[in-house]
The RNA shown here (SAM riboswitch aptamer (S box leader)) has 104 nucleotides and comes from a soil metagenome. Its mean pLDDT, the model's own confidence on a scale to 100, is 88. The model forms 97% of the base pairs in the Rfam consensus. The sequence is in RNAcentral, with records from MGnify.

Order: sequence, then C1' cells, then structure tokens
RNA sequence: UAUCAAGAGUGGUGGAGGGACGGGCCCAAUGAAGCCACGGCAACCGGCCGUCACCCCCGGUGACGGUGCGGUGCCAAUUCCCGCGGGAGCAAUCCCGGGAGAUA
Repeated sequence: UAUCAAGAGUGGUGGAGGGACGGGCCCAAUGAAGCCACGGCAACCGGCCGUCACCCCCGGUGACGGUGCGGUGCCAAUUCCCGCGGGAGCAAUCCCGGGAGAUA
C1' cells in the first nucleotide's frame, strides 16, 4: 500500500479442544487442535503468452488480459457477529465510517 459478502476437502495419525483477543453465538467423541498424504480454490508475487502505449531502432519499460509452471495464502458460519464513532427507527433491528486482525 492492496484485498477481506465470492470460491474450494477427503483419507491417515492424534486425542480435547477450536473459531486471533474480550463478550456473544457456534463447531467438536457421528471425534477438536496439531502433524502427514493426496486433492481443490484463488490469482498477491515471480515465470510464460498476448494486446496496446512509450523510448529513434535493438532491446526495454508501463498498462491491461490470459495461463496456473514456481513462491505464499486459503478450503464451517461475511474477517461467524459485536467491541470505537456517526446515522435511520417507538422498538426489534438496519446502514456508513473507523479500530483490531488476516493475507500479499
């Protein structure tokens, strides 16, 4: 600095926890976390390909698109919801912004 309302799981091992933190609410012995294998999602970075623009040319740079080969990440629930401020509403509740967090 950018993104976070979409998307994507089985088996083995393991044994009671997990969802960042606090509250709530959920998930879990029809087995949690962790670890391993294989699979998948996505397209942030690199690679490769294409188009356009620019630099006189070579070559390069930039923008956009594609691919999914490499590097991360991810595969319950909107980042599960709220946590601070503002707005709408009789209220329940809803909306906007911020903070925090996660990933690159």